RNAcentral holds the full RNA, with entries from ENA, Greengenes and SILVA. A computed fold for a 502-nucleotide part of an RNA from an uncultured bacterium, annotated as small-subunit ribosomal RNA, 5' domain.
[in-house]
Context: one part of a larger RNA
RNA sequence: GAGCGAACGCUGGCGGCGUGCCUUAUGCAUGCAAGUCGAACGGUCCUUCCGCCUUCGGGCGGAAGGAUAGUGGCGAACGGGCGAGUAACGCGUAUGUAACCUGUCCGGAAGUGGGGAAUAACCCUCCGAAAGGAGGGCUAAUACCGCAUGUGGUCGCCGGUGAGAGACCGGUGGACAAAAGCCUUCGGGCGCUUCCGGAGGGGCGUGCGACCGAUUAGCUUGUUGGUGGGGUAACGGCUCACCAAGGCGACGAUCGGUAGCUGGUCUGAGAGGACGGCCAGCCACACGGGGACUGAGACACGGCCCCGACUCCUACGGGAGGCAGCAGCAAGGAAUUUUGCGCAAUGGGCGAAAGCCUGACGCAGCAACGCCGCGUGGGGGAUGAAGGCUCUCGGGUCGUAAACCCCUUUUGCAGGGGAAGUAACUGACGGUACCCUGCGAAUAAGCCACGGCUAACUACGUGCCAGCAGCCGCGGUAAUACGUAGGUGGCAAGCGUUGUCC
Numbered sequence: 001g002a003g004c005g006a007a008c009g010c011u012g013g014c015g016g017c018g019u020g021c022c023u024u025a026u027g028c029a030u031g032c033a034a035g036u037c038g039a040a041c042g043g044u045c046c047u048u049c050c051g052c053c054u055u056c057g058g059g060c061g062g063a064a065g066g067a068u069a070g071u072g073g074c075g076a077a078c079g080g081g082c083g084a085g086u087a088a089c090g091c092g093u094a095u096g097u098a099a100c101c102u103g104u105c106c107g108g109a110a111g112u113g114g115g116g117a118a119u120a121a122c123c124c125u126c127c128g129a130a131a132g133g134a135g136g137g138c139u140a141a142u143a144c145c146g147c148a149u150g151u152g153g154u155c156g157c158c159g160g161u162g163a164g165a166g167a168c169c170g171g172u173g174g175a176c177a178a179a180a181g182c183c184u185u186c187g188g189g190c191g192c193u194u195c196c197g198g199a200g201g202g203g204c205g206u207g208c209g210a211c212c213g214a215u216u217a218g219c220u221u222g223u224u225g226g227u228g229g230g231g232u233a234a235c236g237g238c239u240c241a242c243c244a245a246g247g248c249g250a251c252g253a254u255c256g257g258u259a260g261c262u263g264g265u266c267u268g269a270g271a272g273g274a275c276g277g278c279c280a281g282c283c284a285c286a287c288g289g290g291g292a293c294u295g296a297g298a299c300a301c302g303g304c305c306c307c308g309a310c311u312c313c314u315a316c317g318g319g320a321g322g323c324a325g326c327a328g329c330a331a332g333g334a335a336u337u338u339u340g341c342g343c344a345a346u347g348g349g350c351g352a353a354a355g356c357c358u359g360a361c362g363c364a365g366c367a368a369c370g371c372c373g374c375g376u377g378g379g380g381g382a383u384g385a386a387g388g389c390u391c392u393c394g395g396g397u398c399g400u401a402a403a404c405c406c407c408u409u410u411u412g413c414a415g416g417g418g419a420a421g422u423a424a425c426u427g428a429c430g431g432u433a434c435c436c437u438g439c440g441a442a443u444a445a446g447c448c449a450c451g452g453c454u455a456a457c458u459a460c461g462u463g464c465c466a467g468c469a470g471c472c473g474c475g476g477u478a479a480u481a482c483g484u485a486g487g488u489g490g491c492a493a494g495c496g497u498u499g500u501c502c
Base pairs, nucleotide, nucleotide: 001502003500004499006498007497008496009495010494013374014373015372016371017370018369019367020366021332026330027329028328030327031326032325035074036073037072040071041070043068044067045066046065047064048063049062050061051060052059053058081285083283091209092208093207094206095205096204097203100202101201102200105198106197107196108195109194110193111192112191113147115145116144122137123136124135125134126133127132153176154175155174156172157171158170159169160168181190182189183188211257212256213255218248219247220246223245224244225243226242227241228240229239230238260282261281262280263279264275265274266273267272287308288307289306290305291304310321311320312319313318338364340363341362342361346360347358348357349356350355377407378406379405380404387398388397389396390395412439413438414437415436416435417434421429446491447490448489449488450487451472452471453470457486458485459484460483461482467474468473
C1' cells in the first nucleotide's frame, strides 16, 4: 500500500446492488418449512332435485354437486441447513467396468385371460390418566394370493466370434413368469405387465496430485496371497473354512497434531505466499452411538428399532421430544437481522385437469457491514463588516468566507398520474420505480492529523507532573511532540483505531 463475513470510538442525508453467529455440531418456548390424487377403493357427512310414504318431526329409494377420516398410489432419497468428523480413492484430474443397478421420461416389441382369500374404515365389547391398544362382526380396490399364457427375458444345452467368454452373437421338441383397471362426447384418452434400446442419474475400481511433526521407526494376523462356500445390483479378504507366510516402510510406513476438498478469493511485477465466507461442483453429518426395514433410490435432518445423555407430561402403571430448515428465544461472545409479505415470477411434488402444497424461491424489513452513485447548492459580492485568533498595536489572518443581489431544485415535503416484470388468466413487490405540478437554499458534515518518517504552526495552560507514543522519542518554566483554542493539512458520509493475511 492492498484485502476483510470484521469489531471498537466519534459522526451520519439519500439511492442501487450485495453481504450479515467466524464463538457453544450449545440448549431450545411458539408458528410455519411435504404433501397430493375422489378420474384407484369402500364408507361417512352436507346441499339441491325427482319419486314414494308420513304420526307433518321426518323416513325410504334414485340422481347431481361438494367435503374427506381410512385403504391404495406417487412423492417424501429432491429441495433447504451445517462443517462436527475425515489426511481418506474424501477431493481434484485422467481413466476403467469383459464386474454393475436405474422409479419417472423418450423410441420400440409383445401382452393385459380367468379365479380366490382377506383387511382398514364402520359397528359392538373391553383396557388405559394419557400416548395408545385388545377381542368379536361386516366390506372394497390399481391392496394381497394362486391358475393360464414363454414375443422378449432368465437358467440349462449346442454352435460361433475372440488372445481370453458363465457374461457377446446365433440356435433350441428343455425349465422358470407377469398384469389393473379408471374416465369417456363411445371416436378414444390415461394407465398396468414383461422385455430391448436411449437419455439422465448412481454404484464399484485404477494411475497421478495433495498440510505439519523423526523430540513418532518400525507397522500389520483378515493382516498379504491362494482354493472353495456364502453374500451383493456387481468385483473384491466383503465375509467364512482351509492352505501358504506374506504385505507396508527413510521416495517417511505406523503414530501424533491440524484440516472438509475444489472451481476460486486476496496479495504480489512475477515466481510465490495466504485463504476456501457468499455463489457453484463433490463429500460428510442431522441430540451422542449402533442397526436394519421400506423402496428404483436411504442405512434416510422434519421415518422406524435399541443403548446413552438431556428436557417435558403423568393418575407413578407409563408416555412424549430432537431448529446444523425459516423466523424467533436463551447462553456464549468484540460481534452478526424480521416470530414480515407472496406463491405474481422461476423451480419442485402430486393430479387427466381445475388446482393444492412449497420459510426452495421472489420480495419487503433491520444493520454505513461492503462496493458503486448522488447530495448537503451555483454565480456575483471588499469598505475586506461584526466576531474569534494573533500582534512589533501599525497590522496580519479566518476571508469571497458571511451579510447582500441574482439563479437553480438533485435531494426533501405536498398534490396528481402510474408501470414493465405475462403469448394468455394471474403482480407479493406496490400506489413501489418512473413521470408531471407546486413550495422553498430550503432537510443534510464529520473524522483524523499537523516534531522527523509524513502534507499541515502559532498562542495559552502545564512544568519528568498531567500526559503522548507505530519507530526514533517528547514533558524537569518560553513544549510546532502533553491539554485547549485559532489556524492549517488529509480524507469525506464517513474518518480513525484494533485484529488478521499478502
Its mean pLDDT, the model's own confidence on a scale to 100, is 86.